[in-house]
Context: one part of a larger RNA
């Protein structure tokens, strides 16, 4: 040192399975519901198969009869037109009975009874006489068509898993007859409701993992690195309008504060003189401007115009800002001039569809019209604000597909806030005296064992708490050994150095790791090894499917809430480890 053969399972981030957990996907499935949307299903009307006869009750006619009170006024004048005369023995006026109407004054009907008169024009009033005649209004009676509603009752549609006869040697179907029920039921078309019974689908995104939380579109500043620009769930506020004057012009005017004076008046109210250069005003958040003012007043007034637009700025694009000048009409100004809103920068919505106005546009044979162009204008907290749709929430622990170490949880690495430990300063305790012992405030490191930050290998798989078993290292040493110091007489100690060779518990109870008891020990040391160790072992616990509690959901379900239950594979190729055999 080669070669076999036998065990042992520490490594080959060992095999096996394109991770079951997490996230991701405008992915698919089932579940649920006050998530949307639609369909069955059930229900309401209407009409149609669908007829007959009486009650009753409606609404429109026709044609008959009544009805009508603002005030003034003989008193209950509907309205208009003819019009001087009309009713009456075919019974007027007055009485009495009775029915209707009512503003309680009457009016109007009918029968009796009487027995010849009643009314009009005249004063009042917008209107003049129901004296008469016509026609028409309001509201009522009546008869009559005509179209309904409701109810009752019938038979001939229509039903009849009532009885019987036949076709028939038939509980089925058709036909006859009897009997129920009956214009309903039922079924057809329309139409409202209902409707997880049943489908088909939405349920946003940013995110130091994902969910809760917050956010999302504009404006102003800081970060922003002296041009622009410039992220972050940096650090700080605002907008979703205001205003016909807070717009245009002409003109005129100067502020806050302070000090002295000065009636009620005080620390501030108007007044006066003086300082005072912007520290006040600016509808609103800042930020940048303003005094020649963009601040504050007054006057007249509407450019908070139409049609335009050379040129630029900012922007991927969409779109957003500026803009002299030209024409029209207008405003204020004595004129030059100024004026196409508002110191300036926030106050905001693309397109589609759709309203309304206008319009020398078009107009499906031609005239129209309807639509549609155009030009003006309205309708989105489409606010997840460049807005998928006119319309949409949850659950899955029964899971499921395809991807991610682009993203989490274990472990590891990075870091070290935090954590264990050590040091430095020494103010104090420590009778006295900072340092024998303790040691504030504060300073400075060190390990990398805790609780984190980061998301770096690993999601086509690096098995996770604990216990067994077997270790192995460190040393900040528990015990034993050896020393300095003591606020060490001594016996016990304290503390600090040195020092890892060996040791370093049994049990109750808990899954537990830990800890609490209980009895020993010389001591029950503290961390590391993938919180050492499941291709060694359990598998109590966590963490799958079943079930139940309690709590929370409307529900399906859910709960670092509690129970009880619940398949741990691998015959060793290599390295490693030690045993044997041969060379």
């Nucleotide at each position: 040192c080669c070669c076999g053969u036998g065990c042992c399972a520490a490594g080959a981030c060992g095999g096996a399975a394109a991770g079951a957990c997490c996230c991701c996907g405008u992915g698919a499935a089932c579940c649920u519901u006050u998530a949307c949307u639609a369909c069955a299903g059930c229900u309401u009307u209407a009409c149609a198969c669908u007829g007959a006869a009486c009650u009753u009750u409606g609404a429109a006619c026709c044609u008959g009869u009544c009805u009508g009170u603002g005030u003034a006024g003989g008193a209950u004048a509907g309205c208009u037109g003819g019009g001087a005369g009309g009713c009456u023995a075919u019974g007027a006026a007055g009485c009495c009975c009775g029915g209707u109407c009512g503003c309680c004054a009457g009016a109007u009907c009918g029968g009796g009874u009487g027995g010849a008169g009643c009314c009009g024009u005249c004063c009042u009033u917008g209107a003049a006489a129901u004296a008469c005649c016509a026609g028409c209004c309001u509201g009522g009676c009546a008869u009559g068509u005509u179209c309904g509603g409701a109810g009752u009752u019938c038979u001939a549609a229509c039903c009849u898993g009532g009885a019987u006869c036949c076709g028939u040697c038939a509980u089925c179907c058709g036909g006859g007859u009897c009997g129920g029920g009956g214009a309903c039921a039922g079924u057809g078309u329309a139409u409202g409701g209902u409707g997880g019974g049943u489908a088909g689908u939405u349920u946003g995104a940013c995110u130091g993992g994902g969910g809760c939380g917050g956010u999302c579109u504009c404006c102003u500043c800081c970060c922003a690195a002296a041009g622009a620009g410039u992220a972050a769930c940096g650090g700080a506020g605002g907008a979703g309008u205001g205003c016909g004057a807070a717009g245009g012009u002409a003109c005129c005017c100067u502020c806050a504060g302070c000090g002295c004076g000065g009636u009620c008046g005080g620390a501030a109210a108007u007044c006066g003189c003086g300082c005072a250069g912007u520290g006040a005003g600016u509808g609103c958040a800042a930020u940048g401007g303003c005094a020649u003012a963009a601040g504050g007043g007054u006057g007249c007034u509407u450019a908070a115009c139409u049609g335009c637009g050379a040129g630029a700025c900012g922007g991927a694009c969409a779109c957003g800002u500026c803009g002299a000048g030209c024409a029209g009409g207008u405003g204020c100004g004595a004129a030059a001039g100024c004026a196409g809103g508002u110191c300036a920068u926030a106050g905001u919505g693309a397109u589609c569809c759709g309203g309304u106005g206008g319009u020398u546009c078009u107009g499906u044979a031609u005239g129209g019209a309807a639509g549609g162009g155009c030009c003006a204008u309205c309708g989105c907290u489409c606010a997840a604000c460049g807005g998928a749709u006119a319309a949409a929430a949850g659950g899955u622990a029964c899971g499921c597909c395809g991807g991610g170490g682009a993203u989490a949880a274990c472990a590891g690495g990075c870091u070290g806030a935090u954590c264990u430990c050590c040091c430095c300063c020494a103010a104090g305790a420590g009778u006295u005296c900072a340092u024998a012992u303790c040691g504030a405030c504060g300073g400075g490191g060190a390990g990398g064992u805790u609780u984190g930050g980061c998301a770096c290998c690993u999601c086509g798989a690096u098995g996770u708490c604990g216990g067994c078993u077997c270790a192995u290292c460190a040393c900040a040493u528990c015990c034993u050994g050896g020393g300095g110091c003591u606020g060490u007489a001594g016996c016990c100690g304290g503390u600090c150095c040195c020092a890892a060779g060996g040791g370093u518990a049994u049990g109750g109870c808990u899954g537990u790791u830990c800890g609490c008891c209980a009895u020993u020990u010389a001591a029950a040391g503290u961390g590391g090894u993938a919180c050492g160790u499941g291709a060694g072992c359990u598998g109590g616990g966590u963490u799958c499917a079943a079930a139940a509690c309690g709590u929370c959901g409307u529900g399906a379900g859910a709960c670092a809430g509690u129970u009880u239950g619940g398949u741990c594979c691998c015959u060793a190729u290599c390295u490693g480890c030690a045993g044997u055999g041969g060379g």
A computed fold for a 583-nucleotide part of an RNA from a Gammaproteobacteria bacterium, annotated as large-subunit ribosomal RNA, domain V. The RNAcentral record of the full RNA draws on ENA.